RNAcentral holds the sequence, with entries from Rfam and Ribocentre. A computed fold for a 116-nucleotide RNA from Lutispora thermophila DSM 19022, annotated as SAM riboswitch aptamer (S box leader). Its mean pLDDT, the model's own confidence on a scale to 100, is 82. The organism belongs to Lutispora thermophila, within Bacteria. The same sequence occurs in records of 2 taxa.

RNA sequence: UACUUAUCCAGAGAGGUGGAGGGACUGGCCCUAUGAAACCCGACAACCGGCAUUCUCAUUCCAAUGCAUCGGUGUCAAUUCCUGCAGGAUUAUACACGGGUCCUGAGAGAUAAGAG
Numbered sequence: 001u002a003c004u005u006a007u008c009c010a011g012a013g014a015g016g017u018g019g020a021g022g023g024a025c026u027g028g029c030c031c032u033a034u035g036a037a038a039c040c041c042g043a044c045a046a047c048c049g050g051c052a053u054u055c056u057c058a059u060u061c062c063a064a065u066g067c068a069u070c071g072g073u074g075u076c077a078a079u080u081c082c083u084g085c086a087g088g089a090u091u092a093u094a095c096a097c098g099g100g101u102c103c104u105g106a107g108a109g110a111u112a113a114g115a116g
Stems, first nucleotide, its partner, number of pairs: 001116001003114006013041001015040003021031003025084001027082002042076003047072003050067005080108001085105007
């Protein structure tokens, strides 16, 4: 760096260092000196490893369920903060266009595991 599969409406500090930015991008809308990013500690989670139970005559594997004591990541404002393309429902005026609200799918993105 492109590929495959899974997940993305739950959860997580009034700690230390640090000093102005941050929420991927677009357009919005937000967060931030009652202190941003980053680093450390802490926490959350359970994707992979691990462990336990079930299944089995039995062992291992597979699978399911669970645990978080240990290891590898990840995460810790707002649904992936909303949105960007397509379709549908509905709404104000009688239709279309366009707009509002809602739903579904795709795209984009993030994370994990795998394979190159």